[in-house]
This is a predicted structure of a 1464-nucleotide RNA (small-subunit ribosomal RNA) from an uncultured bacterium. Rfam family: Bacterial small subunit ribosomal RNA. The RNAcentral record of the sequence draws on ENA.
RNA sequence: GAUGAACGCUGGCGGCGUGCCUAACACAUGCAAGUCGAACGAAGCGCCUUGAGAGAUUCUUCGGAUGAUCUUAUGGUGACUGAGUGGCGGACGGGUGAGUAACGCGUGGGUAACCUGCCCUGUACAGGGGGACAACAGCUAGAGAUGGCUGCUAAUACCGCAUAAGCGCACAGGAAGACAUCUUCCAGUGUGAAAAACUCCGGUGGUACAGGAUGGGCCCGCGUCUGAUUAGCUUGUUGGCGGGGUAACAGCCCACCAAGGCGACGAUCAGUAGCCGGUCUGAGAGGAUGAACGGCCACACUGGAACUGAGACACGGUCCAGACUCCUACGGGAGGCAGCAGUGGGGAAUUUUGCGCAAUGGGCGAAAGCCUGACGCAGCGACGCCGCGUGGGUGAUGAAGGCCUUCGGGUUGUAAAGCCCUGUGGGGAGGGAAGAAUAAGUUACGGCGAACAGUCGUAGCGAUGACGGUACCUCCUUAGCAAGCACCGGCUAACUCUGUGCCAGCAGCCGCGGUAAGACAGAGGGUGCAAACGUUGUUCGGAAUUACUGGGCGUAAAGCGCGUGUAGGCGGCGGCGCAAGUCGGGUGUGAAAUCCCUGGGCUCAACCGAGGAAGUGCACUCGAAACUGCGUGGCUUGAGUUCCGGAGAGGAUGGUGGAAUUCUCGGUGUAGAGGUGAAAUUCGUAGAUAUCGAGAGGAACACCGGUGGCGAAGGCGGCCAUCUGGACGGAAACUGACGCUGAGACGCGAAAGCGUGGGUAGCAAACAGGAUUAGAUACCCUGGUAGUCCACGCCGUAAACGAUGGGUGCUAGGUGUCGUGGGCAUUGACCCCUGCGGUGCCGAAGCAGACGCAUUAAGCACCCCGCCUGGGGAGUACGGCCGCAAGGCUAAAACUCAAAGGAAUUGACGGGGGCCCGCACAAGCGGUGGAGCAUGUGGUUUAAUUCGAUGCAACGCGAAGAACCUUACCUGGGAUGGACAUGGAGGUGGUAGGGAGCCGAAAGGCGACCGACUCUUCGGAGAGCCUUCACAGGUGCUGCAUGGCUGUCGUCAGCUCGUGCCGUGAGGUGUCGGGUUAAGUCCCGUAACGAGCGCAACCCCUGCCCUUAGUUACAAGUGUCUAAGGGGACUGCCGGCGACAAGCCGGAGGAAGGUGGGGAUGACGUCAAGUCAGCAUGGCCUUUAUAUCCAGGGCUACACACACGCUACAAUGGGCGGUACAACGGGCAGCGAAGCCGUGAGGCGGAGCGAAUCCUGAAAAGCCGUUCCCAGUUCGGAUUGCAGGCUGCAACCCGCCUGCAUGAAGUUGGAGUUGCUAGUAACCGCGCGUCAGCCAUAGUGCGGUGAAUACGUUCCCGGGGUUUGUACACACCGCCCGUCACGUCAUGGGAGUCGGCCACGCCUGAAGCCGGUAGCCUAACCGGAAGGGGGGCGCCGUCGAAGGUAGGGCUGGCGACUGGGACG
Repeated sequence: GAUGAACGCUGGCGGCGUGCCUAACACAUGCAAGUCGAACGAAGCGCCUUGAGAGAUUCUUCGGAUGAUCUUAUGGUGACUGAGUGGCGGACGGGUGAGUAACGCGUGGGUAACCUGCCCUGUACAGGGGGACAACAGCUAGAGAUGGCUGCUAAUACCGCAUAAGCGCACAGGAAGACAUCUUCCAGUGUGAAAAACUCCGGUGGUACAGGAUGGGCCCGCGUCUGAUUAGCUUGUUGGCGGGGUAACAGCCCACCAAGGCGACGAUCAGUAGCCGGUCUGAGAGGAUGAACGGCCACACUGGAACUGAGACACGGUCCAGACUCCUACGGGAGGCAGCAGUGGGGAAUUUUGCGCAAUGGGCGAAAGCCUGACGCAGCGACGCCGCGUGGGUGAUGAAGGCCUUCGGGUUGUAAAGCCCUGUGGGGAGGGAAGAAUAAGUUACGGCGAACAGUCGUAGCGAUGACGGUACCUCCUUAGCAAGCACCGGCUAACUCUGUGCCAGCAGCCGCGGUAAGACAGAGGGUGCAAACGUUGUUCGGAAUUACUGGGCGUAAAGCGCGUGUAGGCGGCGGCGCAAGUCGGGUGUGAAAUCCCUGGGCUCAACCGAGGAAGUGCACUCGAAACUGCGUGGCUUGAGUUCCGGAGAGGAUGGUGGAAUUCUCGGUGUAGAGGUGAAAUUCGUAGAUAUCGAGAGGAACACCGGUGGCGAAGGCGGCCAUCUGGACGGAAACUGACGCUGAGACGCGAAAGCGUGGGUAGCAAACAGGAUUAGAUACCCUGGUAGUCCACGCCGUAAACGAUGGGUGCUAGGUGUCGUGGGCAUUGACCCCUGCGGUGCCGAAGCAGACGCAUUAAGCACCCCGCCUGGGGAGUACGGCCGCAAGGCUAAAACUCAAAGGAAUUGACGGGGGCCCGCACAAGCGGUGGAGCAUGUGGUUUAAUUCGAUGCAACGCGAAGAACCUUACCUGGGAUGGACAUGGAGGUGGUAGGGAGCCGAAAGGCGACCGACUCUUCGGAGAGCCUUCACAGGUGCUGCAUGGCUGUCGUCAGCUCGUGCCGUGAGGUGUCGGGUUAAGUCCCGUAACGAGCGCAACCCCUGCCCUUAGUUACAAGUGUCUAAGGGGACUGCCGGCGACAAGCCGGAGGAAGGUGGGGAUGACGUCAAGUCAGCAUGGCCUUUAUAUCCAGGGCUACACACACGCUACAAUGGGCGGUACAACGGGCAGCGAAGCCGUGAGGCGGAGCGAAUCCUGAAAAGCCGUUCCCAGUUCGGAUUGCAGGCUGCAACCCGCCUGCAUGAAGUUGGAGUUGCUAGUAACCGCGCGUCAGCCAUAGUGCGGUGAAUACGUUCCCGGGGUUUGUACACACCGCCCGUCACGUCAUGGGAGUCGGCCACGCCUGAAGCCGGUAGCCUAACCGGAAGGGGGGCGCCGUCGAAGGUAGGGCUGGCGACUGGGACG
């Protein structure tokens, strides 16, 4: 895009189409094929006629006459009816697609092998007879359907005879044509077969023959689905001769003879299927399809059969069998909607038991006409296509409402309302078609004719409408009655809010949903289409994704393991011929419809009608001869043969050699040997290992040996001989395309394995033992059997690989090597130049997705073969073939996944490589881990032990100060617009505010009393307070919604950009390489050149010097010092090394030397790292409470565990006494001197100092002296008791300090672990912040004393750059395999069991055709009769459907159990 559709939701009108795709399932009812009286007889009815009978009425002479009417009979008649005989038609029209893979269909031919009713043309005829049977009548059987017997009768029914132009048959002849048959024409003999009448007298019919037209039969070429896991099929089969049969050829049928016929160009078998014009799609080629319309075929309940007929094996005919339904009196019968309607059923699903023959068409008829569910119409269904409408214009306050919002507004939206119009559809009223004229008949004229019969032609008159009072037109009516559906994450056009919270759900693919979802659900809005819109199914396209047009096979799927060769395909140079292919012209055909073009008709369109074009095909014919083909005769370049020559692990067989291993014997010899990472099993005092000699036996051939050689591949390695294959070089001669490939086929084919028989030294699956290990059915070790070897026979696989089939030609080179020629040169081996053949490497063009290939192609071409078509299932199952087996070859499906895969890129990673750093290791010094205590954390406990931080990078962390406060937690008590902010409105002068006292733990409540302020126009206003409305408040949640800040890698040397260049691209280059550095620091090289953030430097402190200044420093004052500025250091100089560089090493000078030391400074980024509790902030939650106030408690708990520390364990020490030397700081609610009191903490005191001035203030280790004597101590100080001091409202929970007393663990700390490279570690004290005080042993600063060690980079950790591998990319804390367990699903096997289909053997054998016939019957003809001829019935036979029976093949369902598979 399309659809015979269906489903969901919705639905106004019309036109034109279309409507059982399923059960070829079963059918109630009605209708769908009849007609002709101008073929015929009877009957009925009407009329007429004639007769007979009866007879109303009237008349009557009563005898009768008349005669309506009725009955009956005869004859006639009727455009009458219709059973029957007869004719024509029921073989058309209508339905369906079951069967059919076929000459069924399509296309083109053939029929000299045929038929053809009705119709047309022509020719010749129609004479004269006969006998029946229906109807009907009578009798009779039966329930009925339906018959039986007897009798009568007509014909255009039936039968002889006559006639025979023509025709058939038989016999024989001539001519022409065709060339297997035979046809046509001419003439002949014999023989055979015809006819029908009706009539209105015009005709209509009949017979024979010839021809035409139409319709058919049969035959042939070509085309026409899938399966080879169907490979062989066939006995009337293939052909012949003869016969039968047919309209006709023919094994169509039969007898006999022969043994053929078909098949890899796919027979047979199985599955599926009506075929085509066309239809849908597609650029086309193609693919799919075969509804409606048209052509052909097949079928008519299922199967079989024939009859009639021009035509049937017959949809609404016959017979038989079967199943089913119905009727039945049980004896027997009836039926066939796949005609139109309709019913049941099936199904997702498909209509009215309508009207009419008015039109078109058909049958019959002379016609009128009759019949016609063909057809024309109507009805139902948005099933499809097409058209129309549901209103148009105007209308901004951008109304209300809804939704959103950043609260300003935005949007719905000119949309609505309002105003002005219009009138399609709907409703009402009125008018109103076309479709219908060559009817019959009639009038006129004309033709034929003797004709005023007739008939034909022309013109006029002339009846008839189902649809339907429909289409259409006019008027009236009112914007009034007429819009939905899907979608809005990307693909794909259209976005927000709310709800939900991996739930509910969505989903075509990717994928959405786990608390801000444009993806779920709803809403608002939007997008798309619109009387529809979506969904589902199907099909084509996109899909070059089966590739003819138009693909591939080194690594993505894909080259058979290799060869020989059959069929087939393809094939060198030049000449001639033919014309099959090929090309051109012409002719025929290619139905109509459809598609396309042009113009036309319905108002348009859909739709319809006309003309044209096209139909790529097939056939015939004429021509061309380049190419292919075929034929013929040549050629030598492809291919091959002969000769010479050498190379080679080419193959087979036989022999032979030495080294080595093992074993045996002998000698020497003694305690070990062997083996491993280390061992043990093992061997050895019965003498091993080692060593010497001798012997045996088997297997393999060191060195040479080489991207060397040979072979088709597998493969081939000592030497010699024999036999043998191939390739190569050289020179001539010969053959003359003999060639290439190769489906099948055949052969070869490593290792392992199998069979039989040998052999067995070494090695060695299995196996045993020893080790290793958590285990070790392994790796290692000691043994060891098949096997490895030989002969013969199997197997037939492999990463059988160059993952690259074979052949030929062409397309730059360079450089090795093997074989063999030529040249040059030589004494000669070489070297060098050049040719052919092999084998490697590197590279141009080109190719390629990249990697790469590149004269040995993966380049450019041609030829042939094999193979591929997403992954898994699976190279599996089943079947077949092969095999002794193992197994091999061939080779699926269900189901399942949204990928599997290739090459390359950037990272990350590696118990990969190379290079280099860092207190990373090592070398050292000191700690920690053990003890006691302090602090933090986990855990536990608790009413609460508030919260956060959790490997490094949480744990003396937030906290630089938890007794109350802090405080966020708990218990209890209060208050509720609030403890705090802003705004609006109202109120308020005894107001705001203060407040004794009372209750209370306080908060809070009550409350005497006191009692204002600012401005003022003097009215008031403001502030305050009260009430109220908006709101406040939250340390409630989310650090995974965020800002900011911080940690970490890491002070590591990296991270990027612009332009250029390279690459299809990701990306690379730069940033790499060689050096060098602390450094991507610098130098050199370089398709890169530059640049940015980092590094370094600039800044601060410090070390030396200088200048300036001088409060303080008892006086003085250079200096010291204080605090401001400057100098100095730059690899600058010298030497060496280095590349002449960068730089490195050494030296000089210098206070300082190669960044002098320290600090501040932290690139791109990573960890969803940390923090919503510092602050800020989106969203959510809360609002007499999760907010707020208060008291008390808790954060300080304590069996335990961990982390950072302090103090120790002592003599380098403790105690006591004396004595020396700092720096950074701090100080007014502060530091606080002297002096006095107290053992002391401290108290009294108050000088001085906002501080270089005063205070803190004593520095300590050190040094000098003394004591202790190795002891749980004169070490150590925990714990506890008592007594005090200080801060503070308050030290009970829960502070610090002092004195006295007490005196615990602890004697240097397991595995492990940590800091530090110099003024560092270690040791020693001092200050500060927070702070009332302090749990500070913390944190942060300051100075004093002041070491040891670094060989070095193998290893541990971390890092940088480089290379390599990768199946990793939330990136190795990755990925991922198999068993087991559970669930679901499909599937293989399976004792069997139940179906379906098919062929075959045998039995039985209906109807019927055919054949036979001895029985019975018999109108037409013959016969004088008897009888005959002929016919029928019956019977018999061949064939024969269905049925029965036996075995078999194919296929399917179920199946205990079982196998693997997929998914979770």